[in-house]
Predicted 3D model of a 76-nucleotide RNA (transfer RNA) from an Acidobacteriota bacterium.
C1' cells in the first nucleotide's frame, strides 16, 4: 500500500430514511426484609467515532477522515 467489516448509555446489543433512538446488565432512589441477595417499583444515562453532501426529513443514503479488526500485495 490495497480491498472487505465494524463504530449507538458503563457493557453487549436492536433500530436499513419519517415525528420525542429501545432493550438486557450495569448503576442510582424508593418498598420488602432483622442485615445483605432475590423480587417489585421508579429514575438517570447516548452530539449514534470526526468532518462534509443529499434530502422537506439522516443512526440509516453518498464522500473524506480516525480508530480497531480481517485478508492481499511490497520491502527486510
Nucleotide at each position: 500500500g490495497c480491498g472487505g467489516c465494524u463504530a449507538u448509555a458503563g457493557c453487549u446489543u436492536a433500530g436499513u430514511g419519517g415525528u420525542u433512538a429501545a432493550a438486557g446488565c450495569g448503576c442510582c432512589u424508593g418498598a420488602c426484609u432483622g442485615u445483605g441477595g432475590a423480587u417489585c417499583a421508579g429514575g438517570a444515562g447516548a452530539u449514534c467515532g470526526a468532518g462534509g453532501g443529499u434530502u422537506c426529513a439522516a443512526a440509516u443514503c453518498c464522500c473524506u477522515c480516525u480508530a480497531g479488526c480481517c485478508g492481499c500485495c511490497c520491502c527486510a
Rfam family: tRNA. It is annotated as a transfer RNA.
The prediction has a mean pLDDT of 81.